[in-house]
RNA sequence: UGAGCAAGCUGGAUGAUCGCGGGUACCAAUGCCGAAAGGCGGUAUCUGAGGAAAGUCGGAGCUCCAGAGGGCAGAGCGCUGGGUAACGCCCAGUGGGGGUGACCCCAAGGAAAGUGCCACAGAAACAAACCGCCCGGCACUAAACCUGGUAUAUAAAAAGUUAGAAAUACUAGCUUACGUUAUGUAUAUCAGGUUUAGUGCCGGGUAAGGGUGGAACGGUGAGGUAAGAGCUCACCAGCGGCCAGGUGACUGGUCGGCUAGGUAAACCCCGCUCGGAGCAAGACCGAAUAGAGAAGCGAUGGAGUGGCCCGCUCCGCUUCCGGGUAGGUCGCCAGAGGUGUCGGGCAAUCGGCAUCCCAGACAGAUGAUCAUCCACCCGUUCAGGGGGACAGAACUCCGCUUACAGGCUUGCUCACAAA
Numbered sequence: 001u002g003a004g005c006a007a008g009c010u011g012g013a014u015g016a017u018c019g020c021g022g023g024u025a026c027c028a029a030u031g032c033c034g035a036a037a038g039g040c041g042g043u044a045u046c047u048g049a050g051g052a053a054a055g056u057c058g059g060a061g062c063u064c065c066a067g068a069g070g071g072c073a074g075a076g077c078g079c080u081g082g083g084u085a086a087c088g089c090c091c092a093g094u095g096g097g098g099g100u101g102a103c104c105c106c107a108a109g110g111a112a113a114g115u116g117c118c119a120c121a122g123a124a125a126c127a128a129a130c131c132g133c134c135c136g137g138c139a140c141u142a143a144a145c146c147u148g149g150u151a152u153a154u155a156a157a158a159a160g161u162u163a164g165a166a167a168u169a170c171u172a173g174c175u176u177a178c179g180u181u182a183u184g185u186a187u188a189u190c191a192g193g194u195u196u197a198g199u200g201c202c203g204g205g206u207a208a209g210g211g212u213g214g215a216a217c218g219g220u221g222a223g224g225u226a227a228g229a230g231c232u233c234a235c236c237a238g239c240g241g242c243c244a245g246g247u248g249a250c251u252g253g254u255c256g257g258c259u260a261g262g263u264a265a266a267c268c269c270c271g272c273u274c275g276g277a278g279c280a281a282g283a284c285c286g287a288a289u290a291g292a293g294a295a296g297c298g299a300u301g302g303a304g305u306g307g308c309c310c311g312c313u314c315c316g317c318u319u320c321c322g323g324g325u326a327g328g329u330c331g332c333c334a335g336a337g338g339u340g341u342c343g344g345g346c347a348a349u350c351g352g353c354a355u356c357c358c359a360g361a362c363a364g365a366u367g368a369u370c371a372u373c374c375a376c377c378c379g380u381u382c383a384g385g386g387g388g389a390c391a392g393a394a395c396u397c398c399g400c401u402u403a404c405a406g407g408c409u410u411g412c413u414c415a416c417a418a419a
Base pairs, nucleotide, nucleotide: 001415002414003413004412005411006410007409008408009407010406012373013372014371015370016369017368018367020048021047022046023045024044025043026042027041031040032039033038050390054401055400057399058398059397060396061395062278063277064276065275074274075273076272077271078270079093080092081091082090083089094108095106096105097104098103109269110268114267115266116263117262118261130210131209132206133205134204135203136202137201138200139199140198141197142196143195144194145193146192147191148190149189150188151187152186153185154184158176159175160174161173162172163171164170218236219235220234221233222232223231237259239256240255241254242253243252244251245250282330283329284328285327291321293320294319295318296317297316301315302314303313304312305311337356338355339354340353341352342351343350344349374388376386377385378384
């Protein structure tokens, strides 16, 4: 210098004029409005949107309703330790994944309880034989060998003894036997058998190799085997036991039997938690309406019970009670509060002290105009013009998620260059 990562802050400023909501003080009344409850004016002063007020997603305060206790069903959550009023939130770690790195992401219990599913391809997706490899049987073919038959060809031959330095070999003699048949040998051919090789069929072994697939019954290598195989061994992965470290998730070492596919945001199993509705909650006051609630007054009546009598039932006015609609007040802003500082803790966060009061509505106010400046954009020497991101409280709080122009701060990483 460039490219990034993480955390935090900010979210236009000042002034003038005119308005609006709320609080407090004073003034004004024996006032005005209203049946009542209650409300209403003027002046001064103070105050009046956000980091998300949004989505209404998680949790709580508060309020009312329900509720002996237990179970089933249902919903949510799911590594460990800590924080918190609580949480599905936060912090610090463990394990896994990604990145050269700073750092980021994870819905992260159980697949050896059971069930289901695993598209296409592939023989087979759970306990698999398509090709290949190996073994056995049968059939055929070829070669070699063995036995026997037939035909042809061939005629060297056996035993003894003498001599040669002389052994069973060789050479030269001699004697005996055989004499063309047999036998032997060679070739050809036929039949049978054995072995080997090949092909086909059948039976079996084999998960090493090929092929399919995201995934093929632990991986690599060596031995071993008919061929193979954790069949055996070494290393690695995974599982279990023990030892050591750690609060723990877990990590390291060692030993063992040699092996168990994936999927639970599929059913399911295990563990933990869970009543419902919500400020239009609800409380108080209270015209009106409903009352087979009470007292009093009045005629001794009227109506109904098919005509009459008895009996029974109903009917008026006033006051009170009860009730709660319209309406009014409260709930309603002093709170798990803000700021500063000190202390504990790696941190989330907790505690002490000081200080401050900071919207509360009629679901309705929080605005408008002007001037100057600031950031940004266009143009650019100037002058000039445009123009403020996302978004608006409604009982409150803690979180999460989502939206957001621009600006600022701190720490760290990588690359290049220079000293």
This is a predicted structure of a 419-nucleotide RNA (Bacterial RNase P class A) from a Bacillota bacterium. The coordinates come from a structure-prediction model, not an experiment, and the mean pLDDT is 76. The gene name in the source record is rnpB.